[in-house]
Context: one part of a larger RNA
RNA sequence: CUGGGUUUAAAGGGUGCGUAGGCGGGCAGGUAAGUCUGUGGUGAAAUCUCCGAGCUCAACUCGGAAAUUGCCAUGGAUACUAUUUGUCUUGAAUGUCGUGGAGGUGAGCGGAAUAUGGCAUGUAGCGGUGAAAUGCUUAGAUAUGCCAUGGAACACCAAUUGCGAAGGCAGCUCGCUACACGAUGAUUGACGGUGAUGCACGAAAGCGUGGGUAGCGAACAGGAUUAGAUACCCUGGUAGUCCACGCCCUAAACGAUGAUCACUCGACAUUGGCGAUAUACAGUCAGUGUCUAAGCGAAAGCAUUAAAGUGAUCCACCUGGGAAGUACGUCCGCAAGGAUGAAACUC
Numbered sequence: 001c002u003g004g005g006u007u008u009a010a011a012g013g014g015u016g017c018g019u020a021g022g023c024g025g026g027c028a029g030g031u032a033a034g035u036c037u038g039u040g041g042u043g044a045a046a047u048c049u050c051c052g053a054g055c056u057c058a059a060c061u062c063g064g065a066a067a068u069u070g071c072c073a074u075g076g077a078u079a080c081u082a083u084u085u086g087u088c089u090u091g092a093a094u095g096u097c098g099u100g101g102a103g104g105u106g107a108g109c110g111g112a113a114u115a116u117g118g119c120a121u122g123u124a125g126c127g128g129u130g131a132a133a134u135g136c137u138u139a140g141a142u143a144u145g146c147c148a149u150g151g152a153a154c155a156c157c158a159a160u161u162g163c164g165a166a167g168g169c170a171g172c173u174c175g176c177u178a179c180a181c182g183a184u185g186a187u188u189g190a191c192g193g194u195g196a197u198g199c200a201c202g203a204a205a206g207c208g209u210g211g212g213u214a215g216c217g218a219a220c221a222g223g224a225u226u227a228g229a230u231a232c233c234c235u236g237g238u239a240g241u242c243c244a245c246g247c248c249c250u251a252a253a254c255g256a257u258g259a260u261c262a263c264u265c266g267a268c269a270u271u272g273g274c275g276a277u278a279u280a281c282a283g284u285c286a287g288u289g290u291c292u293a294a295g296c297g298a299a300a301g302c303a304u305u306a307a308a309g310u311g312a313u314c315c316a317c318c319u320g321g322g323a324a325g326u327a328c329g330u331c332c333g334c335a336a337g338g339a340u341g342a343a344a345c346u347c
Stems, first nucleotide, its partner, number of pairs: 004318003007300002012315001014201004021194001023192001025088007033081002035077008049065006091191001092188003095184006103177007110154001115149007125136002162169002206247006215241002220236004258314006266291009295302002320347003329340004
């Protein structure tokens, strides 16, 4: 390099946008670069192949032909690719009218609960566990009632639900904003798909500065348990969890399944539309799920959710286990560390 692969055996990039690149819809015309074909030139000789000849044969040598699959020039062909012109609407996008949702962001508001404080009632316990103890409590706790303060999270609704590119998103209201779907078929007329480098986003934890701190709670302290107990259990409790701004850039970032397009048996459930008819359904579009046929698969299973089937385009990745996601170098980061990423040796 070819070939074979990537749900679970090694292997899909965490996700999107998008540059270069390679890839790309229907019809008609021009050109003829790729492509095909004719002719001419060249493609040294030797070698190789074929035919013939010479050494007694052969090796070897000699003669002839072929070959030299290439390059250049030139005449043609025009299906495909390319290029160019015109055109089309079904791909794509826009408009119009509707619909949908925990999509994003900013602000305001709400109730339940925990905690704390004040007042009141009230008296000896409370709390906790397998059992206890540490702890709290006559300086009046726990419990109960009223009031106040503060922070965080939003019970029921709630679902195999919905939305988002992914991470993710849930009390209510409003502002700003993005999107999807349906209907229409008005507009543009291939404007598309993918996407190395790049850019942006990216849970939790962590970091910097400033705030905040109710509950929970790494570390830490104490009580238990135990042979020990640097744990599991209990009582406390600091960072953190929350907010603003700036970093970090990793996850079993999972559907362990890249994106896009075409084609392929049925059944059921469900979300949002449309809807002849006329209020309930046939049907249909877009999603979310379950089962199943062909087919696929080592099997488990997948099976119109763009399939794990049949094809097409582009990107990413794999090539025995360990050493190792380590070392070295480089880039990034305040740091923690991240990204890229070997080998010796060994089985």
Molecule: small-subunit ribosomal RNA, central domain
Organism: uncultured Bacteroidota bacterium